[in-house]
RNA sequence: GAAGCCAGCCAGACCGUCGCUGGUGCAAGUCCCGAAAGGGCGCACUGGAGGAAGGUCCGGACUGCACAGGGCAGCGUAGGAGGUAACACCUCUCCACCGCAAGGUGAGGAUCAGAGCAACAGAGACGAGCCGGUUCAGUCCGGGUGAAACGGGCAAUCUCUACGCGCAGCAACACCAAAUAGGCACGCUUUGACCUGGCCCGGCGAGCGUGCGGGUAGGUGGCAUCGAGCCGUUCUGGUGACAGGCGGCCCAGAGGAAUGACGGUCACGCGUCAGCCGCAAGGCGGGCGUGCACAGAAUCCGGCCUAUCGGCUGACUUCACAU
Numbered sequence: 001g002a003a004g005c006c007a008g009c010c011a012g013a014c015c016g017u018c019g020c021u022g023g024u025g026c027a028a029g030u031c032c033c034g035a036a037a038g039g040g041c042g043c044a045c046u047g048g049a050g051g052a053a054g055g056u057c058c059g060g061a062c063u064g065c066a067c068a069g070g071g072c073a074g075c076g077u078a079g080g081a082g083g084u085a086a087c088a089c090c091u092c093u094c095c096a097c098c099g100c101a102a103g104g105u106g107a108g109g110a111u112c113a114g115a116g117c118a119a120c121a122g123a124g125a126c127g128a129g130c131c132g133g134u135u136c137a138g139u140c141c142g143g144g145u146g147a148a149a150c151g152g153g154c155a156a157u158c159u160c161u162a163c164g165c166g167c168a169g170c171a172a173c174a175c176c177a178a179a180u181a182g183g184c185a186c187g188c189u190u191u192g193a194c195c196u197g198g199c200c201c202g203g204c205g206a207g208c209g210u211g212c213g214g215g216u217a218g219g220u221g222g223c224a225u226c227g228a229g230c231c232g233u234u235c236u237g238g239u240g241a242c243a244g245g246c247g248g249c250c251c252a253g254a255g256g257a258a259u260g261a262c263g264g265u266c267a268c269g270c271g272u273c274a275g276c277c278g279c280a281a282g283g284c285g286g287g288c289g290u291g292c293a294c295a296g297a298a299u300c301c302g303g304c305c306u307a308u309c310g311g312c313u314g315a316c317u318u319c320a321c322a323u
Base pairs, nucleotide, nucleotide: 001319002318003317004316006314007313008312009311010310012266013265014264015263016262017261018260020048021047022046023045024044025043026042029041031040032039033038050294054305055304057303058302059301060300061299062169063168064167065166069201070200071199072198074165075164076163077162078161079093080092081091082090083089094108095106096105097104098103109160110159114158115157116154117153130143131142132141133140173221174220175219176218183212184211185210186209187208188207195203229249230248231247232246233245235244236243237242268291269290270289271288272287273286275284276283277282
């Protein structure tokens, strides 16, 4: 210098004007909307989309269903040992494969419990048997065809083994207000219906299902600041994932869905114009233009996967050259 491999970070900043929205503090009250519950209206300060917010593929927190009981079915995982709230995630390690290497991938238990599959070729694809030699004997050795001729291969074919799994989901659920028709018909049900995926057992104990018809679709909470929380750490333990200690921080909450628009300055990147330095590669400053891809929270968190413009940092591997 080039080519790789692994990991981490950024995803413009500041100022001004106007606009939207959450919080806090004032202010306002015989105000406005509404049937009510409840909501709105002014000023000041302050907060306001991501590394994936996407996928909905896993795992949970949380909420509800009496016990969330037992079993079958079903589903998931699969070398060993750890981490974690948990996981199909992560770490270390064994083995296998790929790579010169750094590294990467792994659907990695079981073939004497039982089934199933392998076109064509070939004598034959489960107990068979062509050719040559050999032997008492397809007994032994070799050869053809084929990916495979054998107590072989495939379990990413069914299956078996071990371990694990209650179900549904914030449109969960709780409360307030109002209105209506506590309606009609049929069926099931104390000989036990209904009872949060299917079936059975146990349990519970009174309504349940279908159709027609009528009323309502409003408001508040859940709901964002105490967290499995985030950031830092030349602290301790550990190979590591991580655990502990110490210090610091509080960080959107809409509800048909806010987080925007305009202007200026600066930084950075890209394109272009001419100038200077330089043998060249390239470098320096200036002018003009441009503003970036993938893409937008919706209860929240830990992962995995996918998409992606541009930039920065660190460790390691290989090659070439120079010292």

Description: Bacterial RNase P class A from Aquabacterium fontiphilum, 323 nucleotides, folded computationally. The RNAcentral record of the sequence draws on ENA. The organism belongs to Aquabacterium, within Bacteria.